A computed fold for a 356-nucleotide part of an RNA from an uncultured bacterium, annotated as small-subunit ribosomal RNA, central domain.
The RNAcentral record of the full RNA draws on Greengenes.
Context: one part of a larger RNA
RNA sequence: CUGGGUGUAAAGGGAGCGCAGGCGGGAAGACAAGUUGGAAGUGAAAUCUAUGGGCUCAACCCAUAAACUGCUUUCAAAACUGUCUUUCUAGAGUACUGCGAAGGAGGUAAGAGUGGAAUUCCCGGUGUAGCGGUGGAAUGCGUAGAUUAUUGGGAGGAACACCAGUGGCGAAGGCGGCUUACUGGGCACCAACUGACGCUGAGGCUCGAAAGUGUGGGUAGCAAACAGGAUUAGAUACCCUGGUAGUCCACACCGUAAACGAUGAAUACUAGGUGUUGGAGGACUGACCCCUUCAGUGCCGCAGUUAGCACUACUAAGUAAUCCUCCGGUGGAGUACGACCGCAUGGUUGGAACUC
Numbered sequence: 001c002u003g004g005g006u007g008u009a010a011a012g013g014g015a016g017c018g019c020a021g022g023c024g025g026g027a028a029g030a031c032a033a034g035u036u037g038g039a040a041g042u043g044a045a046a047u048c049u050a051u052g053g054g055c056u057c058a059a060c061c062c063a064u065a066a067a068c069u070g071c072u073u074u075c076a077a078a079a080c081u082g083u084c085u086u087u088c089u090a091g092a093g094u095a096c097u098g099c100g101a102a103g104g105a106g107g108u109a110a111g112a113g114u115g116g117a118a119u120u121c122c123c124g125g126u127g128u129a130g131c132g133g134u135g136g137a138a139u140g141c142g143u144a145g146a147u148u149a150u151u152g153g154g155a156g157g158a159a160c161a162c163c164a165g166u167g168g169c170g171a172a173g174g175c176g177g178c179u180u181a182c183u184g185g186g187c188a189c190c191a192a193c194u195g196a197c198g199c200u201g202a203g204g205c206u207c208g209a210a211a212g213u214g215u216g217g218g219u220a221g222c223a224a225a226c227a228g229g230a231u232u233a234g235a236u237a238c239c240c241u242g243g244u245a246g247u248c249c250a251c252a253c254c255g256u257a258a259a260c261g262a263u264g265a266a267u268a269c270u271a272g273g274u275g276u277u278g279g280a281g282g283a284c285u286g287a288c289c290c291c292u293u294c295a296g297u298g299c300c301g302c303a304g305u306u307a308g309c310a311c312u313a314c315u316a317a318g319u320a321a322u323c324c325u326c327c328g329g330u331g332g333a334g335u336a337c338g339a340c341c342g343c344a345u346g347g348u349u350g351g352a353a354c355u356c
Stems, first nucleotide, its partner, number of pairs: 004327002007309002012324001014207004021200003025088007033081002035077008049065006091197001092194003098189001100187001105183002108181001111180004115160001120155007130141002168175002212253006221247002226242004264323002267320003272300011304311002329356001331354001338349004
């Protein structure tokens, strides 16, 4: 230096974009840097190796040969890599003038409007002694008229029943009433154009649930903390009655999750069967059904893989090759120290002694 692994045993970065780097489609020509071959020079001696010899043997010593796998120069080769030139369209991409459908994609550069059900509260009418809550109770509410019921009116906040799906969209986190403005992405079909423009990506940058933080609003319901009532040997709990942060909005932080498919990204290939979503085509007078096909998303399954469980084809954990992260017994420990980041909580990086 090479050789092993990363669904569940240690191990895939939470996700994307992307500089450097690594790797990279078909054809022709040129060069000769890598590469290959020849020649020359050099590669001190000793050592090592082989053979022979000398000390009685051996160690040791002597001689000869080989070797020193390297470097330099030069001559040549041109398959592969590389560089340059020309060219191609199968990868990739392009719209001002193509076309079509779908979608809970978007706190988006600043959005805007609106709806019904329900909870709570407030003001009235009717009405009277209970209500509420539990395993059973009590705290609590109520003759200052509650609750339930019926009825009229009002306030405010939050969430959007059914549709709803093994379904859709998004890079991930995530996204669900309706209308509208603006914006992003993917897909199908038809041709046209560019002509390898590609893949991956250490650092870096951006996004990133919930909780939490700062400032200012808002606060219906729920509800850490807290208070009371129960339970209990006790009960700093489970149950009940209340209830503040918070949950909501704006701006700014935080940067973590079982951030999970516990499965990195892109590519090609490898039996079938059966659903489902969005398209296109065929057949049919037309719709449905049926057949073919593209792009997603499920289930089963032969070969193959796997310690097993299981995975299993345009959704691999199969086969091949490219690039990146990460792992090397348990605990100590994701701790200490240092550094960087943060208002703080803390985060990232990250040991050792010792121990079994």